The RNA shown here (c-di-AMP riboswitch aptamer (ydaO/yuaA leader)) has 138 nucleotides and comes from a Planctomycetota bacterium.
Rfam family: c-di-AMP riboswitch aptamer (ydaO/yuaA leader). Gene Ontology terms of the family: regulation of gene expression and cyclic-di-AMP binding. From the family's description: This family represents a conserved RNA structure found upstream of the ydaO and yuaA genes in Bacillus subtilis and related genes in other bacteria.
RNA sequence: AAAUUAUUGUGGCCGAAGUUCACGCCCGAGGCGUGAACACGGGGGAACCAGAUUUCGGGGCGAAUUCCGCUCAAAGCGAUAGGGCACUUUCAAGCCCAAGCCCGUCAGCUAACCUCGUAGGCGUUUGAAAGGGCAAUG
Repeated sequence: AAAUUAUUGUGGCCGAAGUUCACGCCCGAGGCGUGAACACGGGGGAACCAGAUUUCGGGGCGAAUUCCGCUCAAAGCGAUAGGGCACUUUCAAGCCCAAGCCCGUCAGCUAACCUCGUAGGCGUUUGAAAGGGCAAUG
């Protein structure tokens, strides 16, 4: 030094929404802006196949849909498809969400190809089993 083993501790979440490099600016740590690369995510787009049905417009992102439930109606409430809960998976219980926005008459799938985004919001429910990363000590 490596490997194995034992003990103890530890791991932020939703979301695609991150990392690195170069340049410039701000007083330094650092931060911001621009550009690029990689990574992740979305849209458009042949053949074949599918499909006809165009104001009752149609379509996209997203978990976020539906109700011939309450309500005169709207709002709201209730339920619900679906989604989330802290290293990962399974089981059980419990809790929470079930919105909002966009395109603009137009788009099925779709290789090549073209194109767009890298925001925002918050914090950790419990138990059992299995597995695994990092650190410390022996």